[in-house]
């Protein structure tokens, strides 16, 4: 730091996904040790049991229990009992201090709760400092005792009693109040020591020390209160508030304050987000990140809140109190049913919940806390131990050597080997860990005790002693021995790591892309490998990557995104100069920013984690001093921004009122007659009741031709005849004036095409709906005929558009060229300059590209609006607006791995241009109709073997199916047949004959090979072994071969150039050509594969050669014939040359080239034909020619044999043959070829048969012999009829081949004589020696179903104006949503399954309030008639010590009022769940109907509206 994924490819946009780090985790597999940390995230759910807060006898009365002592009793002389508070101590009690700390939890809380920084009107037990005191009295209440009630908890009454408990009195440094005179207000003792003084006596007093007590001031610490700033989401929460805001007075509090009350005023908060709703403890910090940020708030520290739920106060320095109290509620427990008890969110532990979170441990030794003078006691705080790989850190599972590269595996394999792998074995070494044994800490210093120093005494200091849960632990030493210790995930790309087998769109995998349909590096297993390692993976979380919310650091013409437009409040921003002040800003200093954490240095545990210590940092806030450039403020000034004034100008700017002509329609009248109208073609419609057409007149409504213009005006929507009125804005020129008055603009207000709505008018034309006619498979459309709303006017709504320049407004700056509108200036009248507008082109620059480019999409500034993947959805709910239609605002669940932009190359288009081709046209002949042949489909069958299937399968593989072929079927056999190799043995083998059999085969019988160097070898047979064999599957695993586009003119490369890139250029363009053929031009220059040429045949000539071919001349011969000699002239044969190249002429043209009844020439513009087939396409065809990977069969899917089938026949299609006749048939006669073939052959000729043929036989392995012509031509006949056409079919008789013609051959003869009279829609071939027509030959082959195929020659035409159309193709261009490429893509309804969601009569639950009723406890006020020790008062009695009675203050108890928790009632509100039914939505290989969109998508598409 990036990567994968949209495409055929590309760039950009954009989402999804991955690699990293993290964690209080959980789950799966696995697990050796140690250290340090962590450990209910869920039910603030419920809790059994134990423990977690006590202590002080030096406050007190005391003595239940324990111990001691003393005394006594009993006796079994060491035990029991009793007595004595006498001592140590001490239950319960009074009293003091502490239970407000420590510990837990995060429910609540969006708040002065927290953080940070300040503040003033307070308090603070214990502690410190200082000052002053501590005098003298009194009356009670517990306990204990007695009695009563109760199951218990507990409680009631009586009597008695102490205090550091309680209450007066005195005093008051000071404090409080004050009218300045004064008034008010305290206290407590206890323990130790000492007897110098005092004292009548025991006691005591006294003195002294310590600990206390009271008052006051100060401090320290803690706490309370107030304020600035900061502190989550929602506006689909916009208004909230009545003690509310302020004042006065009073009350209350430790203290300020509406904190409370009364009165007065009407305020206070809020778009800088009040109120309401949701969520949440806050911070230090933690995780992540380069940072800014984002997320988080376990463990530790600080603060807050809470303690079963709600409320309340009491006590106290402090609480409205976790282990206190009261009341109410829910729950649990006890109960004798009358009543009671309880609160683990303390430590352990239990149940429940949950994916999930520990021991009912040890100890107060240390640290800390409470009490105490202290010893000491208490302390689940804490220190330790236990459990868990939950995390971090460290260590180990060995190290060195060792190749026969062992065995095995395995796996792989080309069968040679490779790999596991120095790995193992084996040799040597070490001992962390482990086991056994031994030693053995630090943490400890206090308190206290003893001694010492010091001091007036103490405090304090020194020495010694005592004290350890952990723990016989850490650590150290000895012995033993490689001994006790490796797994997990992954291996298609991202992403390090590859093979085999199994499976066969199954089973499965998957983070994304995606794997799996018979050769899976992607599933499962194995071997091997890679990564990490006592862990490894998976899942979840958060951050990063993500610049994917963009402050740092993004965008808005077309990808998502500019508001339809203007005005304008708030807000934001704002011109030049001067001065002041100093809010922002900058600088210095001070305070604070807790500790821990992070960072750095040093240090301590063997290291590390961890810890100690110091520093740094803490970007913030506050205070103070200073600076004055910039921003803001204040004051003054300026003119350039803005505005005003004066004079001109243009204009469909707006509103209102008039008015004009053309056209349309209608009406009336005239002329006039049969149609009009409409369409692709028609019909509906109109018209003889007179239409259309035409003339005149009239009426009505709407719109304004020409002018008219990328002309004008307006903010946008928009505005168009002419005239008038009213009115807005702009521009130009010129002076003066104001003096920043400006820009933008959330909300707000206004305007806003069309459609639509309301009321009332109007209504010519047009025209949703509707009707009819057409079209069509249908046609609720497109086309036609009609036609209502509407379109028009007035008034009022609506408020939307693809309201678009898809481009917000304003300002400044940044090359030019050219057109145009309005004004001004100059002019030589050509034009030039300038301001404002409006267009085109274009530089820099920008942009993903397209493009924009002074009218920016450039460079900048200010302000507003908007975007953040596609779908769901501009939908639902809520709210606002609207008469309605609807508009505005505007989600989520769910779902997808994309959706989208620009450009590129193709392909395609019922797009365009140019150009070819028997493509059409022009012609000739066919096919489609008939019969038959042969091929295919289908059907049938035991089998009808298989393949080929649009063109490019179908007289194709088949250039030969009766058996064979043959692959199919039936039946019968074989297990190795044919072939090859090897081995050994046997004798033959072959074969004849016979038996069974359909044959194969089985059996019987006969038989005893050849060569020899004598070793043996050969041939064939049998036996054995090994190679088998398969026309079984896969042509979608393949090679080879082939078809096709297409003999079309194309397809590419190198270098250069252009483009971010795919890619382009070249190869496009202008000409030309059969041709990417050539020429010219050109950022291209060259080149390759194709084209052409080179090759073959054919057409002319030359030359050479001359047999089997030829025969002019010469000779011979025949009935005749090159028959013979000979010839080499000719034809011909077959080798080599020549010839043709637009070379020449003319015309046109730059050239290439084209044209010509051109010349010449046998041939003229590639002369004709062939071979030859670019890059590629069709997963085209062939596993059945052959070859071949893989799979499958192995007494059969192999092989042999006989028979059958491939020839079956209701049908359908393609290729053909023969015909339908007179251009013909029949009969007779007369001519002329070429290619080929020939020995198990061709066969002349002769004989014979009507004939097929048969019987003889010459010649010929061939320019020699043979096969060997027909049409044509010359005659005769037939005369238009299903015929003297046509020959199918059938009967009979034969011939030939062949073991064999039944299924199933060909041919011959006789007889029979079907359909068919030129063929519907449609369709094929052919441009010259071609079509047409005529015959001939060959391969295969015994024969032949051949009418086929491949060749050969004979006779021998017609037509082409032309390229509009059909088909195919080439080039250029255009559109595209196609790229499997139009046989493409794709939309909606319906049907099916699944999913989430809206509505809904309702039903259920929850929440917050409002009003009223009721109201516990407690607090406060008031009342106060009951009761009462202290303190006063009055009275009686008195032994003067007191006592009794009354009453007061005060207290208790009671009553009442107030507000309150809770309970209830009422009407609503909000949220959630559920709900018959219902609405749409999404997803889901192959359902239905159509064809809407993408090409002009076949009616251009789209937006708004009805």
């Nucleotide at each position: 730091a990036g990567a994968g994924u949209u495409u055929g490819a590309u760039c950009a946009u954009g989402g999804c996904u991955c690699a990293g780090a993290u964690u209080g985790a959980a789950c799966g597999c696995u697990g050796g040790c140690g250290g340090c940390a962590u450990g209910c995230c869920u039910a603030a759910c419920a809790c059994a049991u134990g423990c977690a807060a006590g202590u002080c006898g030096a406050g007190c009365g005391g003595c239940a229990g324990c111990a001691g002592c003393a005394g006594g009793a009993g006796c079994u002389u060491g035990c029991u009992c009793c007595u004595g508070g006498c001592u140590g101590g001490c239950g319960a009690g009074c009293g003091g201090c502490g239970g407000a700390c420590g510990g837990g939890u995060g429910a609540g809380u969006a708040a002065c709760g927290c953080g940070u920084g300040g503040g003033a009107a307070u308090u603070u037990a214990c502690c410190c400092u200082a000052g002053a005191g501590u005098g003298g009295g009194g009356g009670a209440c517990a306990g204990c005792c007695c009695g009563g009630g109760g199951a218990a908890a507990c409680u009631c009454g009586g009597a008695u009693u102490a205090a550091u408990a309680c209450c007066g009195c005195a005093u008051a440094c000071g404090c409080u109040c004050u009218a300045c005179g004064g008034a008010g207000u305290a206290a407590a003792g206890u323990g130790g020591g000492c007897c110098u003084c005092u004292g009548a006596u025991u006691c005591a007093a006294g003195c002294u020390c310590a600990c206390g007590c009271u008052c006051u001031a100060g401090g320290a610490u803690g706490a309370g209160c107030c304020c600035g700033c900061g502190u989550c989401c929602g506006a689909u929460u916009a208004g909230c508030u009545a003690g509310u805001u302020g004042g006065u007075a009073a009350g209350g509090u430790a203290a300020u304050g509406g904190c409370u009350u009364a009165c007065c005023a009407a305020g206070g908060c809020u778009u800088c987000g009040a109120u309401c709703g949701g969520u949440a403890g806050c911070u230090g910090g933690u995780c992540u990140g380069a940072g800014a940020g984002g997320a988080u708030g376990a463990u530790c520290c600080c603060c807050c809140a809470c303690a079963c739920u709600g409320g309340g106060a009491c006590u106290g320095a402090g609480a409205c109190a976790c282990g206190g109290c009261c009341c109410a509620g829910a729950c649990u427990c006890c109960u004798a049913c009358g009543g009671g008890a309880g609160g683990c969110a303390g430590c352990a532990g239990u149940g429940a919940g949950g994916a999930a979170u520990c021991u009912u441990g040890c100890g107060c030794a240390a640290u800390g806390g409470g009490g105490g003078c202290a010893a000491c006691c208490c302390u689940g705080a804490c220190g330790c131990a236990g459990c868990c790989a939950c995390g971090c850190c460290g260590c180990g599972u060995g190290c060195c050597g060792g190749a026969a590269g062992a065995c095995g595996g395995c796996c792989c394999u080309a069968c040679g080997g490779g790999u596991u792998g120095u790995a193992a074995a084996c040799g040597g070494c070490u001992u962390u860990u482990g086991a056994g044994g031994g030693g053995g800490a630090a943490g400890a210093a206090c308190c206290c005790c003893g001694g010492g120093g010091u001091u007036u005494c103490g405090a304090c200091c020194c020495c010694g002693g005592c004290u350890g849960a952990c723990g016989g632990u850490a650590c150290c030493c000895c012995u033993c021995g490689a001994a006790u210790a490796a797994g997990c995930a992954c291996c298609g790309g991202c992403u390090a790591a590859c093979u085999c087998c199994g499976u066969g769109c199954c089973a499965g995998c998957a983070g994304c892309c995606g794997c799996g349909g018979u050769a899976a590096u992607a599933c499962g297993g194995a071997g091997g490998g890679u990564g990490c390692a006592a862990g490894c993976g998976u899942u979840g979380u958060c951050c990063a990557g993500a610049a994917u919310u963009a402050u740092u650091g993004g965008g808005u013409g077309u990808a998502a995104a500019g508001g339809g437009u203007g005005c304008g409040c708030a807000g934001g921003c704002g011109g030049g100069c001067u001065g002041c002040g100093a809010a922002g800003u900058c600088g210095g200093a001070g305070g604070u920013g807790a500790a821990a954490u992070c960072u750095u240095g040093c240090c301590g545990c063997u290291u590390a984690a961890c810890g100690g210590u110091a520093a740094a940092a803490g970007c913030g806030c506050c205070u103070u001093c200073g600076a004055a450039a910039c921003u803001g403020g204040c004051a003054g000034u300026c003119u350039u921004g803005a505005g005003c004034u004066c004079g001109g100008u243009a204009g469909a700017g707006g509103c209102c009122g008039g008015u004009g002509g053309a056209a349309u329609u209608c009406g009336u009248g005239g002329u006039g007659u049969a149609g009009c109208g409409g369409u692709g073609a028609a019909a509906u419609g109109c018209a003889u009741a007179g239409a259309u057409a035409u003339c005149a007149c009239g009426a009505a409504g709407a719109a304004c031709a020409c002018c008219a213009g990328u002309g004008g005006c307006g903010c946008a929507g928009g505005c168009g005849g002419c005239c008038g009125g009213c009115u807005g804005g702009a521009c130009c020129g010129a002076u003066g004036c104001u003096g920043a008055c400006g820009c933008u603009g959330a909300g707000g207000c206004a305007c806003g095409a069309g459609a639509g709505c309301g009321u009332g008018g109007g209504g010519a034309g047009c025209g949703a709906a509707c009707a009819g006619g057409a079209u069509u498979a249908g046609a609720u459309a497109c086309c036609c005929u009609g036609g209502u709303a509407g379109u028009c006017c007035a008034c009022g709504c609506u408020g939307u558009a693809a309201a678009c320049g898809a481009u917000g407004c304003a300002u400044g700056c940044u090359a030019g060229a050219u057109g145009u509108u309005g004004g001004c200036c100059c002019u030589u009248c050509g034009g030039g300059g300038u301001c404002a507008g409006u267009g085109u082109c274009g530089c820099a620059g920008c942009u993903a590209a397209c493009g924009c480019a002074g009218u920016a999409a450039g460079c900048a500034u200010g302000c507003c609006a908007c975007c953040u993947g596609g779908g769901g959805a501009g939908u639902a709910c809520g709210u606002c607006c609207g008469c309605a239609a609807g508009g505005a605002u505007g989600a989520a669940a769910c779902u997808c791995a994309a959706a989208g932009g620009a450009a590129u190359u193709g392909a395609c288009g019922g797009g365009g241009g140019c150009c070819c081709g028997c493509a059409c046209a022009a012609g000739c002949g066919g096919u489609g109709g008939a019969g038959c042949a042969g091929g295919u489909g289908g059907c049938u069958u035991a089998a009808u073997u298989c393949g080929a299937u649009g063109c490019a399968a179908c007289g194709c593989g088949a250039a030969g199916a009766a058996c064979c072929u043959u692959a199919c079927c039936c039946a019968g056999g074989c297990u190795a047949a044919a072939u090859c190799u090897c081995g050994g043995g046997c004798g033959a083998c072959c074969g004849u004959u016979c038996c069974g059999g359909a044959a194969a085969c089985g059996g019987a019988c006969c038989u005893u090979c050849c060569c020899u160097u004598c070793g043996g070898g050969g041939c064939g047979g049998c036996c054995g072994a090994g190679a088998a064999g398969g026309u079984g599957c896969u042509g979608c695993a393949u090679g080879g071969c082939u078809g096709u586009c297409g003999u079309c003119a194309g397809c590419u490369c190198g270098u250069g150039c252009c483009g971010u890139g795919a890619g382009g250029u070249g190869u496009u363009g202008g000409g030309u050509u059969a041709a990417g053929u050539c020429c010219c031009g050109c950022a291209a220059c060259g080149a390759g594969c194709g084209c052409a040429a080179c090759c073959c045949c054919u057409g002319c000539g030359g030359u050479u050669a001359g047999u089997u071919a030829c025969c002019a001349g010469c000779a011979c011969g025949u009935a005749a014939u090159g028959g013979u000699g000979g010839g080499g002239a000719c034809u011909c044969u077959a080798g080599c040359c020549g010839g043709a190249c637009u070379g020449c002429c003319u015309a046109c043209g730059c050239a290439a080239g084209u044209a010509g009844u051109g010349a010449g020439g046998a041939a003229g513009g590639u002369g004709g034909g062939g071979a030859c087939g670019a890059c590629g396409u069709c997963a085209a065809g062939u596993c059945a020619u052959c070859a071949u990977g893989g799979c499958c069969c192995u007494u059969a899917c192999g092989u042999c044999u006989g028979g059958g089938g491939c020839u079956g026949c209701a049908c359908a299609c393609g290729c053909g043959c023969u015909a339908c006749a007179a251009u013909g048939g029949a009969c007779g006669g007369u001519c002329c070829a070429g290619u080929g073939g020939g020995a198990a052959g061709c066969g002349a000729c002769c004989c014979u048969g009507c004939g097929a043929g048969g019987g003889g036989c010459a010649g010929c392995a061939g320019a020699u012999c043979c096969c060997c012509a027909a049409a044509a031509c010359c005659g005769u006949u037939c005369u238009c009829g299903g015929u003297u056409c046509g020959g199918a079919u059938u009967g009979g008789a034969g011939u030939c081949u062949g073991a064999a013609a039944c299924u199933c051959g060909a041919c011959u003869c006789c007889a029979u004589g079907a359909a068919g009279g030129c063929g519907g829609a449609a369709u094929c071939g052919c441009u010259a020696g071609u079509a047409a027509u005529c015959g001939c030959g060959u391969a295969u082959c015994a024969g032949c179903a051949a009418u086929g195929u491949c060749g050969c020659g004979g006779u021998g035409a017609a037509u082409a104006c032309g390229u509009u159309c059909c088909c195919g193709g080439g080039c250029c261009u255009u559109g595209u949503a196609c790229a499997c490429a139009c046989c493409g893509c794709c939309c909606g309804u319906c049907a099916a399954g699944c999913g989430a969601u809206g509505g809904a009569a309702g039903c259920a639950g929850g929440g917050a309030g409002u009003a009223c009723c009721u109201a516990a406890u407690g607090c406060g006020g008031c009342c106060g008639g009951g009761c009462c020790a202290a303190c006063g008062c009055c009275g009686g009695c008195u032994u003067c010590g007191g006592u009794c009675g009354g009453g007061g203050a005060g207290g208790c108890g009671g009553g009442u009022c107030g507000g309150u928790a809770g309970g209830g009632u009422a009407a609503g509100c909000c949220c959630u769940g559920u709900g018959a039914c219902u609405g749409g939505c999404g997803c889901u290989a192959a359902g239905u109907c159509g064809u809407a969109a993408c090409a002009a998508g076949g009616u251009a598409a789209c937006c708004g509206u009805a």